[in-house]
RNA sequence: UAUAAAGAACGGGUGGAGAGAACGGGCUCUGUGAAACCCUGGCAACCUUGCCGAAAACGACAAAAGGUGCCAAAUCCCGCCGGUGCUCAUAUUGCGCAGCCGGAACUAUA
Numbered sequence: 001u002a003u004a005a006a007g008a009a010c011g012g013g014u015g016g017a018g019a020g021a022a023c024g025g026g027c028u029c030u031g032u033g034a035a036a037c038c039c040u041g042g043c044a045a046c047c048u049u050g051c052c053g054a055a056a057a058c059g060a061c062a063a064a065a066g067g068u069g070c071c072a073a074a075u076c077c078c079g080c081c082g083g084u085g086c087u088c089a090u091a092u093u094g095c096g097c098a099g100c101c102g103g104a105a106c107u108a109u110a
Base pairs, nucleotide, nucleotide: 001110002109003108004107009040011039012038013037014036018029019028020027023079024078025077026076041071042070043069046067047066048063049062050061052059053058080103081102082101083100084099085097086096088094
């Protein structure tokens, strides 16, 4: 800096109670076998390769052998900021509905 609502495993082996990044909360997955490791399969197209354009930057299109990544749920959801709807109220700059829309932050990958 870019991307993160799409897509891809009810696979096999080891393992034996946790897992969904961290903190708090919610919710979910899990002895019909969690995490982790190995194997196999797959997805995607960042790097890569081809091609077109003056173009080694950049862009369109195509490919998938190689290097990464990924294969429950939106980065599972909320938390911070702005806007906004509704309930309640002491009518306010209040409380609540984990409301809705947008953004940020965090995190992950390249």